[in-house]
RNA sequence: GGGCGUAGUUCAAUGGUAGAACCUCAGCCUUCCACGCUGAUAGUGUGGGUUCGAUCCCCAUCGCC
Numbered sequence: 001g002g003g004c005g006u007a008g009u010u011c012a013a014u015g016g017u018a019g020a021a022c023c024u025c026a027g028c029c030u031u032c033c034a035c036g037c038u039g040a041u042a043g044u045g046u047g048g049g050u051u052c053g054a055u056c057c058c059c060a061u062c063g064c065c
Base pairs, nucleotide, nucleotide: 002065003064004063005062008022009021010020011019016052024040025039026038027037028036045061046060047059048058049057
C1' cells in the first nucleotide's frame, strides 16, 4: 500500500422488508433408525458520519490474508 470480515459452517445481496445450501431443533411419515416432507431457531467485526433510508457510501478502529 491492497484485499477480506454477513446465521454454527460455506456463500449471495452495488442505497429501499438481509436470502440460499448444509448443520441443529420440533412435527409428520416409519414397528424403530435412516431417507423424505413441513416448520422453527439464528447474522451484517466495533464506534462514529452522510442520507428520508446504509451490508452497500465516508472516517476511525479491531482481526485475518
A computed fold for a 65-nucleotide RNA from a marine eukaryotic metagenome, annotated as transfer RNA. Model confidence (mean pLDDT): 81 of 100.